The RNA shown here (Bacterial large signal recognition particle RNA) has 262 nucleotides and comes from Firmicutes bacterium HGW-Firmicutes-2.
Its mean pLDDT, the model's own confidence on a scale to 100, is 78.
It is recorded under the gene name ffs.
The model forms 93% of the base pairs in the Rfam consensus.
RNA sequence: CCGUGCAGCUGGGGAGUUAGCGGUGCCCUGUACCUGCAAUCCGCUAUAGCAGGAGUGAUAUCAAUCCGAGGGUCGAAGAAUGUGGGGCCGCCCUUAAAAAGUGACGAUGACGAUCUGGUCUUACGCAAUGAGAAUCUGUGAACCGUGUCAGAUCUUGACGGAAGCAGCACUAAGCAGAACAUCUUGUGUGCCGUAAGGGUGCCGGAUUUGAGUAAACUAGUAAGGUAACGCCUGUGUUUGAGAUUCGAAGUGCGAUGCACGG
Numbered sequence: 001c002c003g004u005g006c007a008g009c010u011g012g013g014g015a016g017u018u019a020g021c022g023g024u025g026c027c028c029u030g031u032a033c034c035u036g037c038a039a040u041c042c043g044c045u046a047u048a049g050c051a052g053g054a055g056u057g058a059u060a061u062c063a064a065u066c067c068g069a070g071g072g073u074c075g076a077a078g079a080a081u082g083u084g085g086g087g088c089c090g091c092c093c094u095u096a097a098a099a100a101g102u103g104a105c106g107a108u109g110a111c112g113a114u115c116u117g118g119u120c121u122u123a124c125g126c127a128a129u130g131a132g133a134a135u136c137u138g139u140g141a142a143c144c145g146u147g148u149c150a151g152a153u154c155u156u157g158a159c160g161g162a163a164g165c166a167g168c169a170c171u172a173a174g175c176a177g178a179a180c181a182u183c184u185u186g187u188g189u190g191c192c193g194u195a196a197g198g199g200u201g202c203c204g205g206a207u208u209u210g211a212g213u214a215a216a217c218u219a220g221u222a223a224g225g226u227a228a229c230g231c232c233u234g235u236g237u238u239u240g241a242g243a244u245u246c247g248a249a250g251u252g253c254g255a256u257g258c259a260c261g262g
Base pairs, nucleotide, nucleotide: 001262002261003260004259005258006257008056009055010054011029012028013027014026019045020044021043022042023041033053034052035051036050037049060256061255062254066250070246071245072244073243074242078239079238080237081236082235083234084233085232086231089230090229092225093224094223095222096221100218101217102216104213105212112208113207114206115205116204117203118202119201120197121196122195123194124193125192126190127189128187129186130185131184132183133182135178136177137176138175139174145170146169147168148167153162154161155160
């Protein structure tokens, strides 16, 4: 110097689980072999994964110190967010009496007093109005209305008689029109009338008196209500300056092998 074999190294940490220690699983760092077993767990006994294989082996291994990723425990005041309670705490709502302010009305007379009218109910009457009827006028029947019936027809010896279309006139049913007039019936029609009743109210008029009325809004008083919001209070969760604990990667003062062969 080379080769071979062994010690050593080929990740570590946190929480959890566990009598305890590791591992699988979760998390943090980081890149640092392979196979099998393993959370209703797997293996071990303070020498601490078990079984087997591979690589490396002073460019290795151990390691003081520094640094401090990350996790666990505790955690004041405060903050956030749930949840229970509180109604003579705030806010909000209701009722009552009163009347400080604002507003409104008032000597063109407030409030009050007296008298009276309308509005209400019932009955009767009047007017208006709707509908119908009667009445008047006009029109109105080919035949199944009346009267008169030309012509024509029937009958008679004749005189006469009979039925009867058209036309004309008058009417029925029907149709149209009509006013100062008549009758029947109806009506939330009425600056109408009379009587009786009602009277809690509302509106108006006259007379009298002479200054306040009223309670819409705000404020105040009394009583009552409401847990939505604010507030008070109890209790959870999270966060929280900080304390404590474990601690990776990095740094690397310093320390360190053995055997065999060529």